The part of an RNA shown here (small-subunit ribosomal RNA, 5' domain) has 545 nucleotides and comes from an uncultured bacterium.
Context: one part of a larger RNA
RNA sequence: GAAUGAACGCUGGCGGCGUGCCUAACACAUGCAAGUCGCACGAGAAAGCCUGUUUUCGGACGGGCGAGUAAAGUGGCGCACGGGUGAGUAACGCGUAGGCAACCUACCCCUGUGUUUGGGAUAACAGUGCGAAAGCGCUGCUAAUACCGGAUACGAUCCUUGAGCGGGAGCUUUUGGGUGAAAACCGGCCUCUCUAUAGAAGCUGGUGCACGGGGAUGGGCCUGCGUCCUAUCAGCUAGUUGGCAGGGUAACGGCCUACCAAGGCGACGACGGGUAGCUGGUCUGAGAGGAUGAUCAGCCACACUGGCACUGGAACACGGGCCAGACUCCUACGGGAGGCAGCAGUGAGGAAUUUUGCGCAAUGGCCGCAAGGCUGACGCAGCAACGCCGCGUGGGUGAAGAAGGCCUUCGGGUCGUAAAGCCCUGUCAGGUGGGAAGAAACCCACGGGGAUGAAUAGUCCCCGUGCUUGACGGUACCACCAGAGGAAGCACCGGCUAACUUCGUGCCAGCAGCCGCGGUAAUACGAAGGGUGCAAACGUUGCUC
Repeated sequence: GAAUGAACGCUGGCGGCGUGCCUAACACAUGCAAGUCGCACGAGAAAGCCUGUUUUCGGACGGGCGAGUAAAGUGGCGCACGGGUGAGUAACGCGUAGGCAACCUACCCCUGUGUUUGGGAUAACAGUGCGAAAGCGCUGCUAAUACCGGAUACGAUCCUUGAGCGGGAGCUUUUGGGUGAAAACCGGCCUCUCUAUAGAAGCUGGUGCACGGGGAUGGGCCUGCGUCCUAUCAGCUAGUUGGCAGGGUAACGGCCUACCAAGGCGACGACGGGUAGCUGGUCUGAGAGGAUGAUCAGCCACACUGGCACUGGAACACGGGCCAGACUCCUACGGGAGGCAGCAGUGAGGAAUUUUGCGCAAUGGCCGCAAGGCUGACGCAGCAACGCCGCGUGGGUGAAGAAGGCCUUCGGGUCGUAAAGCCCUGUCAGGUGGGAAGAAACCCACGGGGAUGAAUAGUCCCCGUGCUUGACGGUACCACCAGAGGAAGCACCGGCUAACUUCGUGCCAGCAGCCGCGGUAAUACGAAGGGUGCAAACGUUGCUC
């Protein structure tokens, strides 16, 4: 000098964009942060309003709307994303370059073939029991795209037979046999039953479902190289190193087990100890390098502590489960409940770090055919000079160089064109009025075209027009009004280093980054006047180069 997630002192007008618990991975009150689908399924309230009958005038009983709505349940998809934190980890964790003839991939795209026939339950519900509660039973009823059989099998997979190709691991093809699927829902047309509703058969469209092939995406595994300090850690190692067989996995592998062999690693630092998430980057520097890893982005790890598996395409799963532990809470003492390193917020710790705000309008995510629902992701607003950037606190004129302060050699000098005065301007703040972009989609309506179809039903797709939607916010921005009005401080002035005098003090009080100042004329202490430097800041401290 540059830099900072800073803190402290003093001061403080406005705006834009960023940033904001670095400490206790300490403990957490409260609210919210993951739901959604009635076009999978069975069932299904109430308040309230209208009304009928009756009445002892209070009401009682019934019907309709509310409503196939709410709440609950079965089932599906999601909850493995998004969000947080950095404890652990010196490791194939990360970075980089490759590999898997050793692998998986829900949803999505393309494509092939199917979608047949039966069955038994169970929740909800009803009845009932236990319990303070959390909750747990027993009996009975019922549905499905829930669950379980049978049939069929292009392809798949297993066994088998032959052929071709390849050095081989294998690839292609072929004979025969076995294994092994499915789920329906919503429309339209038409025939029949039929007063109609409704139902059934048929045709047809959409969305699904099953078994395959390919793609895309996401992942799994392996290898080379790189990745801090320590030798005052020198030897380490029994699943250890390799083999064989088996198990396990989506898959290779001591990943696991039995057996066999006795190996494997190490001064190019094994093993041990300490420290630490890694990277893109960031800061600094001419560079080489050094330091660092907040915000943003990629990867990893973790979710009160330790362990475990279940479900699933994927977890050993932050707001799922089980066990153990510590802690907190409830209890009728028998037993239960909980996990902010999500967003706010509280206590504690600390030099130190914000609102228990608004909105789903946008972007994105999940569910849904859709309308839409959910979304503390996100978009915004609030607080903080924490940082960077921009703007303002006025401009011109004005000497009898006013008053006043300070200094003085008492002549004067200086603050100083500074002020006043006069003439202007009008940013910001203030007031009044106007007032955006961010929002074009979905849906629906109309028009046109295409596909499917027997169809001038329907359905799907495309185009055009119309319609709708804004948290921020009456914000940005614009115009007008008024009037210099409301807006300057901080540090320094001995040398380094830019800026000097007077008074006070008298080795005292004090200063100080280094050298050093102060013991009676101190440009170094304190104050004043003056000056210098920066400026909504200025200094100090910490840390880095």